RNA sequence: CGUACGAAACGGCAAAACCAUUGAAAAAUGGUGACGCAAAACUAGAGGGGCUAAUGUUUAACGACGAUGCUAGCCAGUUGCCGAA
Numbered sequence: 001c002g003u004a005c006g007a008a009a010c011g012g013c014a015a016a017a018c019c020a021u022u023g024a025a026a027a028a029u030g031g032u033g034a035c036g037c038a039a040a041a042c043u044a045g046a047g048g049g050g051c052u053a054a055u056g057u058u059u060a061a062c063g064a065c066g067a068u069g070c071u072a073g074c075c076a077g078u079u080g081c082c083g084a085a
Stems, first nucleotide, its partner, number of pairs: 005083002012037002017032006035073001041078003047075002049071003056065003
């Protein structure tokens, strides 16, 4: 110095819930708030999984199909702070 690893330290992020806004919804944004996280940083035409189902397709109807929408705090890819054993 690098890789693996994760003690300590400096710090970081922010679940649920509530309020407001956007949205068809899933969900997202902001505020309050911390369940937790060593990547809870970035990436959704690199990949897989999951959620919703509007415009549509289909059904006599109930419903079914369906992503171009959403989710990375699901797996994953990429990058990164510190340095004990």
Predicted 3D model of an 85-nucleotide RNA (c-di-GMP-I riboswitch aptamer) from Neobacillus vireti LMG 21834. Lineage of the source: Bacteria > Bacillota > Bacillaceae > Neobacillus > Neobacillus vireti. The prediction has a mean pLDDT of 87. The sequence is in RNAcentral, with records from Rfam and Ribocentre.